[in-house]
RNA sequence: UCCGCUCGCGCGGGAGAGAGCGACAUCGUCGCCGCCGAAGGCGCAACACCCGGAACCGCUCAGGCAAAAGGGCCGCGCGAGAGCA
Numbered sequence: 001u002c003c004g005c006u007c008g009c010g011c012g013g014g015a016g017a018g019a020g021c022g023a024c025a026u027c028g029u030c031g032c033c034g035c036c037g038a039a040g041g042c043g044c045a046a047c048a049c050c051c052g053g054a055a056c057c058g059c060u061c062a063g064g065c066a067a068a069a070g071g072g073c074c075g076c077g078c079g080a081g082a083g084c085a
Stems, first nucleotide, its partner, number of pairs: 001083001005081009018033001020032005034065003040061001041059003047052001
């Protein structure tokens, strides 16, 4: 130590799927049926050959299916770290 990389924090943007039926102490909880996939989690190809090993692919345990909240990922800002010079 500009730019770039990794991690964290703040702000902004952000998809999909029943405002389903029933019960109860009202936007919540539970039961039932139908669905989503971008919190998280699990599975695997090439490769490697001991172990391992990716996703926006698959599973749907969890989560979600009016609004709110959350939301992979993207943008801006700040902080720290590694690396580089």